The prediction has a mean pLDDT of 82. Small-subunit ribosomal RNA from Candidatus Magasanikbacteria bacterium GW2011_GWA2_37_8, 1520 nucleotides, folded computationally. Lineage of the source: Bacteria > Bacteria candidate phyla > Candidatus Magasanikiibacteriota. It matches the Rfam family "Bacterial small subunit ribosomal RNA".
[in-house]
RNA sequence: AAGAGUUUGAUCCUGGCUCAGGAUGAACGCUGGCGGCGUGUUUAAGGCAUGCAAGUCGAACGUGGCUAGUGCGUAGCACCAAGAAAUUAAAAAUUGAUUCCUUGGUGCUAUGUGCUGGUCUAGUGGCAAACGGGUGAGUAACACAUUGAUAACCUACCUCCGAGACGGGGAUAGCUCGCCGAAAGGCGAAUUAAUACCCGAUGGUAAUGCGGGGACGCAAGUCAUUCGCAUUUAAAGUUUUCGCGCUCGGAGAGGGGUCUAUGUCUGAUUAGCUAGUUGGUAAGGUAAAAGCUUACCAAGGCUUUGAUCAGUAGCAGGCGUGAGAGCGUGACCUGCCUCACUGGGACUGAGACACUGCCCAGACACCUACGGGUGGCUGCAGUCAAGAAUAUUCCACAAUGGGGGAAACCCUGAUGGAGCGACGCCGCGUGUAGGAUGAAGGCCUUCGGGUCGUAAACUACUUUUAUAAGGGAAGAAUUCGUGACGGUACCUUAUGAAUAAGAGGUUGCUAACUCUGUGCCAGCAGCAGCGGUAAUACAGAGACCUCAAGCGUUAUCCGGAUUUAUUGGGCGUAAAGCGUCUGUAGGUGGUAUAGCGGGUUAGAGGUAAAAACCGUGCGCUCAACGCAAGGUCUGCCUUUAAAACUACUAUACUAGAGAAUGGAAGAGGUAAGCGGAAUUGCUGGUGUAGUCGUAAUAAGCGUUGAUAUCAGCAAGAACACCAAAUGCGAAGGCAGCUUACUGGUACAUUUCUGACACUGAGAGACUAAAGCGUGGGGAGCAAACAGGAUUAGAUACCCUGGUAGUCCACGCCCUCAACGAUGCAUACUAGGUAUUGGCAGUAUCGACCCUGCCAGUGCCGUUUAAAAAAGCUAACGCGUUAAGUAUGCCGCCUGGGAAGUACGGUCGCAAGACUAAAACUCAAAGGAAUAGACGGGGACCCGCACAAGCGGUGGAUUAUGUGGUUUAAUUCGAUGAUAAGCGGCGAACCUUACCUGGGCUCAACUACUAGCUGCAAUCCUGAUGAAAGUCGGGGUGCCUUCGAGGGUGCUAGAUAGGUGCUGCAUGGUUGCCGUCAGCUCGUGCCGUGAGGUGUACCGUUAAGUCGGGAAACGAGCGCAACCCACGUCGUGUGUUAAAUGUACACACGAGACUGCCUACGCAAGUAGGAGGAAGGAGUGGACGACGUCAAAUCAGCAUGGCUCUUACGUCCAGGGCUACACACAUAAUACAAUGGCCGGUACAACGGGCAGCUAAGUCGCGAGACGGAGCUAAUCCUUUAAAACCGGCCCCAGUUCAGAUUGCAGGCUGCAACUCGUCUGCAUGAAGUUGGAAUCGCUAGUAAACGCGCAUCAGCCACGGCGCGUUGAAUACGUUCUCGGGUCUUGUACUCACCGCCCGUCACACCAUGGAAGUUGGCAAUGCCUGAAAUCUCCUUACGGGGAUGAAGGCAGGGUCAAUGACUGGGGUGAAGUCGUAACAAGGCAUCCCUAGCGGAAGCUGGGGAUGGAUCACCUCCUU
Repeated sequence: AAGAGUUUGAUCCUGGCUCAGGAUGAACGCUGGCGGCGUGUUUAAGGCAUGCAAGUCGAACGUGGCUAGUGCGUAGCACCAAGAAAUUAAAAAUUGAUUCCUUGGUGCUAUGUGCUGGUCUAGUGGCAAACGGGUGAGUAACACAUUGAUAACCUACCUCCGAGACGGGGAUAGCUCGCCGAAAGGCGAAUUAAUACCCGAUGGUAAUGCGGGGACGCAAGUCAUUCGCAUUUAAAGUUUUCGCGCUCGGAGAGGGGUCUAUGUCUGAUUAGCUAGUUGGUAAGGUAAAAGCUUACCAAGGCUUUGAUCAGUAGCAGGCGUGAGAGCGUGACCUGCCUCACUGGGACUGAGACACUGCCCAGACACCUACGGGUGGCUGCAGUCAAGAAUAUUCCACAAUGGGGGAAACCCUGAUGGAGCGACGCCGCGUGUAGGAUGAAGGCCUUCGGGUCGUAAACUACUUUUAUAAGGGAAGAAUUCGUGACGGUACCUUAUGAAUAAGAGGUUGCUAACUCUGUGCCAGCAGCAGCGGUAAUACAGAGACCUCAAGCGUUAUCCGGAUUUAUUGGGCGUAAAGCGUCUGUAGGUGGUAUAGCGGGUUAGAGGUAAAAACCGUGCGCUCAACGCAAGGUCUGCCUUUAAAACUACUAUACUAGAGAAUGGAAGAGGUAAGCGGAAUUGCUGGUGUAGUCGUAAUAAGCGUUGAUAUCAGCAAGAACACCAAAUGCGAAGGCAGCUUACUGGUACAUUUCUGACACUGAGAGACUAAAGCGUGGGGAGCAAACAGGAUUAGAUACCCUGGUAGUCCACGCCCUCAACGAUGCAUACUAGGUAUUGGCAGUAUCGACCCUGCCAGUGCCGUUUAAAAAAGCUAACGCGUUAAGUAUGCCGCCUGGGAAGUACGGUCGCAAGACUAAAACUCAAAGGAAUAGACGGGGACCCGCACAAGCGGUGGAUUAUGUGGUUUAAUUCGAUGAUAAGCGGCGAACCUUACCUGGGCUCAACUACUAGCUGCAAUCCUGAUGAAAGUCGGGGUGCCUUCGAGGGUGCUAGAUAGGUGCUGCAUGGUUGCCGUCAGCUCGUGCCGUGAGGUGUACCGUUAAGUCGGGAAACGAGCGCAACCCACGUCGUGUGUUAAAUGUACACACGAGACUGCCUACGCAAGUAGGAGGAAGGAGUGGACGACGUCAAAUCAGCAUGGCUCUUACGUCCAGGGCUACACACAUAAUACAAUGGCCGGUACAACGGGCAGCUAAGUCGCGAGACGGAGCUAAUCCUUUAAAACCGGCCCCAGUUCAGAUUGCAGGCUGCAACUCGUCUGCAUGAAGUUGGAAUCGCUAGUAAACGCGCAUCAGCCACGGCGCGUUGAAUACGUUCUCGGGUCUUGUACUCACCGCCCGUCACACCAUGGAAGUUGGCAAUGCCUGAAAUCUCCUUACGGGGAUGAAGGCAGGGUCAAUGACUGGGGUGAAGUCGUAACAAGGCAUCCCUAGCGGAAGCUGGGGAUGGAUCACCUCCUU
C1' cells in the first nucleotide's frame, strides 16, 4: 500500500486504451476584495540605442589648477614718527595749525617670486581588477560525485618565528616646443622625480655543483636532524609621533594544480579502433609526475564486462511522485565545471591564456574628409525580434559583504528595499441573530400543490475589512551621530452593512434532475458513447452538486500500471521454446579435511559542506515563512575480530561422469551386388469392332486392326504379404535380399580414472519437400501447357493427353503446422499394461510355455459403465514421458494492424534467407468455456410429409378477387408460406371514404357560459333551382311545481368535426409456427463464472403420458380431464297425433375403467380375446403454454403525439369504385353413354317467417299476376328434395354433348335498372373431345357425387360464405427420399443469429511512408596549396630576415545525416460503387504451413508436411 469504465447474447481469462490523485519557473478562457512570504525569457549562446555595473591610494613621486598662510621684491594708497622749508594767528618769545618735499615704520590693494598647509587632477608608481554578478553554447570527460594520493607541486594579501635593510648610478612618462592626421592617435627634440629601474657590498638552515663519513643492502642503490668546500642571489622608503611599509628564510591558515579507485544516458541497422599510437633510452620542458615535446629503439595499447563511431546532455546537493523499490527531473538556493561576438594566440601577474585587458583572422554594426578608425549587455534596467509566455531605463549604500587607503573616506545594478504579474503557497473577508401570509416573482405540476425558502422584505446587532483623522516603532552593530524601506508595520477614534462571488459540473465512471427547443440536423465527448419527434448526454431555463478569490482547459512528469515484474510477470491453446545437435567464453556445480580471509558478519575511527527532509522547541496576532539544538543522509575509506556459507590453495574420497570386459536388439548411416511381381514400350501369333472414360457426356485411341489374349525382348522406378499403438536415430528421417565398412544404445560383471560435471551467448555441423547449376537417366506420376466437359462465366473442381520435375553423381539453397504448437539437465511425489535384456523357480533329455524378481525402454488409460490421489490451470486439460514440487543455465514475449514489411548489413548463381524498424491508424485484437441459432453434419421420432389410392388445379368459357394499365376519379387497406370469392354476411341512389359542379361557416352532431331579446312546437303554400339551399306569403298559436324554470332563435366565446398522418408511439382483437409438446420456478447439488442439473438415459405414449433408474426433491403454465354435440339404455315431463305402444323433444341418470382372460414385460404398458350400443383418446367441436414474425389492423372501436378549421369539416346533384392490349389466384360449368333428353314412381335433415312466410283456386308456355284461407309457428306456409329407381329415345358426332355470346319479346323489385340489377320465353349455338412443366385436397360415414336451408338483403350480379341431410368408396408395403416439427449430439470466425459473417482486385477521395534521374544544405574527418598574430629557434645585430608549429581560407576525392524531386511501389482510412464468392458448417473441392508454376481478383494446381478436419466404417487399447 483502495480502485473503476471499455472486447461478449452472457461468462472467466489474457491484453491494451481511458479515468479518479499529486505536482509545475507554466500558458489560455471566464471571473477578481485585502495582506504576508516566495517567484518571474524554459523560445533566438539572436541583434542591441541610452545610462550605470571597478576602482582606490597625495601617508610612494615630480608637476599643474584652486585656495589659505608666510618670506622677499615692485607699484599705489592710507596712517604714524622724524627732519627740512614755507605760510598763518598772537606785541614778542613760545605754542598751535596748514601745505610741499625727504627718510623710516605700519596697514591695505595689485603683481612677481620662494616656502608651507588644504583640496582637486592628467601622468609615473603600488594594490585591486583572476573576486563579486551572468549563462549552459560546448562537454559522455578525471567534467562532476564519493574515496584516497601528492616522498611529484604552487600560493599575493593575513598570522607566527628568525635574520636584515650598507654604498652608488643612469634613465623615463608627465610638462614644454615643433611636426603629421578629419578623427583615433602618432613622431621628433629638450628637460625631471620616486616605494619605478640598474650596479656593487653583506647574508643564510636559500639555490646549484663537487667530495667525505654513517645505517641498510650480495650488488645496484635507498635512507638520515651527517660533515666539508666552491659558486650564485636581497632590500625602499614614508609620516609630526604612535606606526605603516621593504628584503631573505622557516612555519601556519585559507586557496589552487595534478594523479588514482568506483559511479555516471541511448544506439550493434556503429565490430573492430590506434603511428606519438603503447613501452623504453636520451634530451628538452613545467610550479609539478608524465609522449607533455623531440630523436632513436621495440611493436605494442584498447575492445562483446561493448572499444571506435553516431545521437543526446552541464554534473551534484537536491526537487516531483511513489507504501517502498524505483521512475522522472536538475527553475529558484548552495558546491563544482564551462563560456564571454566566432576562431587562434600569447603578455602581465602570486594567480588568467583574463566577461566590461592586449595581438591577429572572420562575420556583423557604426563613424569617416574614403586615406582610415571604433565596438562587443550569456552584468542591472531597458529595446527590437522570436514566441503560448515571463516585470521598473525605480530608491539607497541605512544594514550585510567586497576593493583601495594609516584613516577620514571613495567605489560597489553585489546587496538591502520598493514597483508590476492571483504565477505559487499561506491567512482573512464579502456580515451576525431573529423573521411564515411560507409575500411577490421564476420553475415544475397528477392543477391538489411542490420548490427556490428564513432565503428576501422587516426588526435588532457587530465593524474584521474599507474610508478619514490622530499617535507611531524595532531593524543602529557604536559613546555621539547615522534609516533607502517609510509616516511603513502597529495602536486609538469616527462613519456606515456599509466597499467585496465566481467558475466548472449534473448518462455511467462521479457528488448533483426536471421542463422547453432541436430532430443522425445543429452539436457534445476523457473513455464507453449521446442526437433519426416524448434527449436527465446537444442548446436555453429553473433546480441541484463541487470547489472558492478563484474555477476550469491545455501541456508535461510520477502514480494507479504487478503494463519491463530485484521487491513483483510470463512462454501447450491468449504475444512468447532457436528445426536439431556439438561445443568456446560465461554462469552454476558432489563428499571430507586443513589452510587463507577476497566476498560475508560484527565492533571502533574518519569522512559523507551548508541548505533541504523528519520530529521537538522558539519567533513573526495564526499560518506560510524564519531561528535553535537533535535525528536522517541507508555511501566510501581505514582498522580490529569471527570463520558457518561461498571463493581460492592443498590433500583425499566415490554415490555424478567416463573407461574396460562380456554377450544382445534394431527400416541407424555409407557403398557395392542381386531378386521377383506390376507398369509401359517394342516384336511376333490369335482375333474383330469397338475401346477408354464419367454422376452423365464428350474429346482421346481404333478396320493402316485397337481393347482383349499368348509368347519373347527392353527399360526405369518403387519394394505387396510380413506390418504392429512395432523398432532405430539428435532432429530432418529410415522398409525387398546379401556382403563390406561404420556411429550410437541398453543390460550384466563392479576391474579402472577420480568431479573429469550441467547449461551454453557468439561459432560450427546436419537439416523434409520444392527450387538452382553441370552431366546422366526418364517406366509410371505430373506443376506449366493443350483439348473435352461443367458453368452466367470456369484462367478451377471431373476426363484425355502432357513438359519441367520426381531417379543417379557432384555442388548449392537452409525453409516448414521442421508440432508434443510443451528447451536441456538433475531430484522428489501409488500403480497397471506391452516389449528388450538378464536371473531364479517350475517343467523338460533340452528348449518353448507358466510364475516371480531385477534393470531398462516404450505405449495407453485414469473420477466415464470400468482402476488412486494430491497439486497445478482462465478453462480446456496436465497429472512419475507433468503443464505438480524444486534447483541450474540458455532462448523468447510485452495491445491489434502497418509487418516479418521498408531501409541498411551479411549470405546466396538466382529464387530468396537471416537480422529488423518507423510514420500512420484502431479501441479493441485474442484464448477457453456457456446458452442459442444455423449446417448442401449425424442419430432417433412424428405429421395426408412422402409412398399406396380417389378426385382435382394448371388447357376452354364464364363468375369473383388482385396486379398492371387507363382515368377527372377508377377511394382505402391486405402482398411468399401467414394477400388475392380477403375487410365486403349484398357498391344502381344511399352506402362512399374518390372525382366534377353547386351551397353552409358555432357549423350535420354533443355538452357549457354570457348577452340580446324575440318566440312554443308545427302545418299549408308561392318563386327560383339539378337538388341542397335561398328569398317570400299565410294559418293555428306553448308547457309549468309560477322560480323567466324548461324548450327554442340570434350574437360572442371556450369548442365541435376530420375514413387526415404515424400499426415503427399504443390498447384491444387476429393470423402463422401449432393442438407442435414443449416453456419455466423454489430449495438443494455441481461449476471461479456465464450456466448446468431437475427436463439428460432406458422403456412407453397422441402427449415432459406414465414407469424404471438417477443429486436431485417438489411445484407452476401447457398435455389430459372438467364443457358442448352425436352414438346405447333407463326414468320423468311435454307437444303433436283420434287413441295405446312406438317415435319425437326436453331434463336427470346409467354406461368404458386396460375393469376381466391369454401372452410379453421389473413396471408403465403393448398385442390378442371375451362381453358390450360403444374398447383402449368411442367420434367431432370449443379450448391455443413461454414466445417468434417492430406480422395485420389508427378504415370496426378506443387512444398519445402531429396536423386542417369560410376547410383535409359539412350538405346536395351527377359521375366513379363495374374502365380493359394483358398477367395471376379462387371457383362455377363442361368436354359426355357410369351420359343427355322425355314420361312415371320414391325417400331427408338443418332452418326461416308479421313492413313477413303465403295455401287452396283462377289466368299466363313461363318468369309471374290475381287471390286471400292459415300462421307470432312440433299446429300454417316455405316444401314437388335431387341424385336414385322403372320405362322409352339418342348411338360416339363438336352430336338430342356443352352452353358462352348475341337478337327480339316479356316479368319483378325499386323515386330511379343508360352507365350498372335479376328472372322468363323464342331464336342464336363460341371455345371445349380430359388439359405441358408443375401442383392441391383427402385415411371413413371420410373422399367423391347429389340436392336443401340460412345470413346479408327493396332487388341482386350468390357460380361466394355458413350449415343440413341423401348416396357412398379405394388405399396405407413402409420411412430411403421431399416438406414441416420435436429430442439428443457435433462443428462454427454466426448472436440483427446463414436473408449471417466475410476475402481480394478494380474505380474515386484523403493521409502518412518506401524507391527514384537528380538538386540543395549541414556535420565530422583525410590529402595538397596558401598561411595572420604568436611561441620556439637560427642568422644578423638591436633595424630586421630565415625556419618549424600554426587559426581562418582555397582545391580535391570520399564518408555521413537531413530536406526536396517528375514518376512510381505497396500501406491505411473512407457513403448503401464494380467484379466475383476465397474463408467460417464436411462453407458445398476439409483447412492450413513451406515451396514452385500459373491466373482480372479472391485464388488454382503440383511436391512434401500438420490436425488447429466433419462424417462413417475398420483395427487396436481399457473395462465388463